[in-house]
Predicted 3D model of RNase P RNA and transfer RNA as a complex of 378 nucleotides.
Order: sequence, then structure tokens, then C1' cells
RNA sequence: CAAGUAGACCGCCUUAUCGCUGGCUUUUUGUCAGAGGAAAGUCUGGGCACCAUAGAGCAGAAUAGCGGGUAACGCCCGUCCGCCGUGAGGUGAGGACAAGUGCAACAGAAAGUAUGUACAGUUAGGCUGUAGUGAAACCAGGUAAACUCUAUUCGGUGAAAUGCCAUGUAAACCAACGCUAAGUGCUGCUCGCGCAAGUUGGAGGGUAGGCAGAUAAAGUGUAUGGGUAACCGUGCACGUAGAUAAAUGAUAAGGACACGCUUUUGGCGAUGUACAGAACCCGGCUUAUAGGUCUACUUUUUUU
RNA sequence: GCCUCUGUAGCUCAGCUGGCUAGAGCAGCUGAUUUGUAAUCAGCAGGUCGUGGGUUCGAGUCCCUCCAGAGGCU
Repeated sequence: CAAGUAGACCGCCUUAUCGCUGGCUUUUUGUCAGAGGAAAGUCUGGGCACCAUAGAGCAGAAUAGCGGGUAACGCCCGUCCGCCGUGAGGUGAGGACAAGUGCAACAGAAAGUAUGUACAGUUAGGCUGUAGUGAAACCAGGUAAACUCUAUUCGGUGAAAUGCCAUGUAAACCAACGCUAAGUGCUGCUCGCGCAAGUUGGAGGGUAGGCAGAUAAAGUGUAUGGGUAACCGUGCACGUAGAUAAAUGAUAAGGACACGCUUUUGGCGAUGUACAGAACCCGGCUUAUAGGUCUACUUUUUUU
Repeated sequence: GCCUCUGUAGCUCAGCUGGCUAGAGCAGCUGAUUUGUAAUCAGCAGGUCGUGGGUUCGAGUCCCUCCAGAGGCU
């Protein structure tokens, strides 16, 4: 110098004017804040809310070396083993085939308790090895992202959850079943335990408005101690959108980066600036991403 | 927000319970037949099995991820 591996950050900037939403301020007015690393996919773990109150069994689903972290996990860290890579590293659906039942086409003599042929060694019989086919051929082995077995874990629904207030009507009518328990309740089923005078169907009437949930979080930053690390503890500081048809924008000038041309200290073009928009909140996984910066490590070659 | 299904030849569909030539019909092309066309008969060609990865000796089929389309509940 080139090519890689792992990690972290930014991801257009500044000024001015106008506009929108929320908080504060006595209205005016002024001031503060205002979409991400994935807000995405809805693959997952929870918080929270409701299903009045227990429970047991079966079914079903998920995880899987060992140890640790975490509120928890299917996530993260370390380590062992397997596979890929020259290497830094990456990746694994990594328990069990003597608990049982299955599967292996074609080829091959033969795919299981079967064992032929040829050659070699040895020999009474036999035994041992090699060769042919195939992914796999000595008392079998392979396969569980084959059924299954073992260990551990698991209620459901989801903010359109759920709750309160106001307005208004028809708490009325008809039929069947039932009050001797129909119906219903916390998975799908069964048992058990409750609630209950209503339940189901029909025809018809009124309303579709407001408030809460709604943002202080298992939060962020920084210093320091422990730990290989993930992470945990302590001190200080900050406290950071809250809409409801859905705000977070528009215009102008200059600059930065990229691209093309070029007379290569430079200038012109105004060509472009990725993936993409919160809707209850948080921890992960997966996918998309123009371009730029930094740190550590690996490999080859060259120069000094 | 929650749940389910589909993707195979130009078109409509089988195959999906893993086997080494991946099929059927229509359409297309060629030949025969006919005065000629249609019909009929015979043959031929046409395939990223939606994308990528994995398990297995072997994947359209089993598992995971992504893409596109269709439907249901609220």
C1' cells in the first nucleotide's frame, strides 16, 4: 500500500421568515420541547389491564453440551465439541438410536441378524484380509428440522385491552327452554369448584359524545469499584413527543459530502444526498440501508 | 392489532405421505389426411417448482428467513 475480520458512532449542517402540536406563563405575549437505529416484520420475552374465587388430569406448544447474566426469554456472555476459513474469525436446530416403532429408491449376491463370487495368507474344518456396488456391507452402523422418549417451562385476550361520566329510549313485546339448575365462568377437553333467575331466538327502539388509560420508564449520560465478559453496585447530573383522522413542516441563501467534466492551489454543473415516519411501554431477534469517521486484529507483497 | 390460505410450462391445475426421466389438458410448432380449411391422428419443444439458506445419501415435498397476492375477526 492492498485485501479482509470484529466493534462503536454519524447519517446532511448553519442562519432567517412563516406555519403546526403540546407544556409553562394572568389573557395578550413570550419561552421550552417536538419521529428512529431500525419507529419496519409481528418472530419473541415481559410490565400493565380485564376475565368474581381455588385446583387436578389429558391433549397441545416451546426449549435442549456445561456454566453464568437478566424482570424474563427461544436473548446475551464465557467455555467444550463439530463444521467452514491460510488467519483474524464465523456458524450449529449440540439431550437420547441398548425404551419402542419406522425409513434408506437406483446400484449391488445381499441393506439384516443376511453374508455369494474372485484373489492372498493359513488350514482337517475353518478363520483373517483385500477387491466389485453403494451415502452406508464383521456380528451391524446411519437417520430424531422421522414418529417418539427424557429433563425443564407454559392460562387467555390485548390499549379498538379496560374503566368512568353525560344524553336518550322500550328494564317494553312474541316464542321455546328453565328456576327440581337451563345457561355461564380463567385455553382445547374431562373432573372439580362457584355464580345464577333467567337463557336463547325473533321483531323493534335509542345512542355512536366527553374524560381517563397516555408516558418518571427493569430510563439516559458521566465518574468510579467488582467481574475474562455479559453485567452488577455506588456518587453526581438530566428527566426527553403524546396526537385521535392523526402535529413534528414549507421557503430562501450559504456550506459539507458524493458524482461528471476540466486549465487539477482551483473552477463549472445545481446532478444527487440512503433505509425510511411514533400511536400503551420496555428487553431482544430478523430484514432494509447512498455515504462517512474512528479503534483493535489478521494475511500477502514491496520499501526503509 | 389478531388469525388463515396461496405461489409448479404461455394459461388452468395434479404431484407435497422425501427417490435420480416433474406430469395432464388447452394454447404453440412440424408432419400426415383433405381440392382447401377446420376437426382427427402422430410427434416435438417449452420448467429459477415465489427468493435465499439449512437438515438428509437425496428436497417441488421437511425447517427457518425474506417477497408477492387473497381472505376472515375486531

Description
Rfam match: Bacterial RNase P class A. The coordinates come from a structure-prediction model, not an experiment, and the mean pLDDT is 76.